A computed fold for a 111-nucleotide RNA from uncultured Enterocloster sp., annotated as THF (Tetrahydrofolate) riboswitch aptamer.
It matches the Rfam family "THF (Tetrahydrofolate) riboswitch aptamer". Rfam links the family to the GO term tetrahydrofolate metabolic process. About the family: Tetrahydrofolate (THF) riboswitch was first reported for Ames et al. as an RNA motif in 5' untranslated (5'-UTR)regions of folate transport and biosynthesis genes in Firmicutes genomes.
RNAcentral holds the sequence, with entries from MGnify.
The prediction has a mean pLDDT of 77.

Parts: sequence; C1' cells; structure tokens
RNA sequence: GCAGAGUAGGUAUAUGUGCGUUAAGUGCCGGCUGGACAGGGAGUUGUCAGCUGGACGAAAGAGGAUUCCCCAAGGGAAUCUCCCUGCGGUGCAUAUGCUGCAUCCCGCUGC
Repeated sequence: GCAGAGUAGGUAUAUGUGCGUUAAGUGCCGGCUGGACAGGGAGUUGUCAGCUGGACGAAAGAGGAUUCCCCAAGGGAAUCUCCCUGCGGUGCAUAUGCUGCAUCCCGCUGC
C1' cells in the first nucleotide's frame, strides 16, 4: 500500500408469555435530559431510552357468572371481565434469517 474480519443495535418470521380493546401502546411532528455505537480513542445534524407538548387514530364477537323485570314455555335488561376466538403498524423473552462503527485516528488477520 491492497484485501478482509468482528460489536452494540436494528429488522423479518416462528414460539412462549403479557398489555389494551372503558384506547394505553404503536406510528407521525417538536422540546428537555441521558445512554450506546467493532480491540483502543474521538464521535454527528444519525440512533436509542426516559420525561413532556402537539396533530391523527382503532374491531369486536360467542360463551359463562350474578342481580333485576315479564313469565306457561321462554324472553328481556344491567353488572362482572372468568373463559374462548379475534383485533392492535401492541410490550417482553427465546430461536433462526437478514442487516449492521455516519465519520476520523490507531490496532487485528492475509498478501
């Protein structure tokens, strides 16, 4: 000098387990504070988290229990949210695949 490796993290799918369905969360636009970013150092207008402001915005259904009303059978209403099936650009964990230092300096491997 040339070539290359590797992190945190991100994301998709699957499984498990929660939360919400009385709308929190997610996604979008800001503010404040803090963190992380390959083995070492630095590090952004990028990224993540917490708090906070704003705009937008949704999918429920069947069963069960209790109480009350009419009552021949039976039917109706209210409450609970126990259970099942869904729904949510839903949280977390695990597995697998993919992606993966903005950038700068040094280092590592091969030539």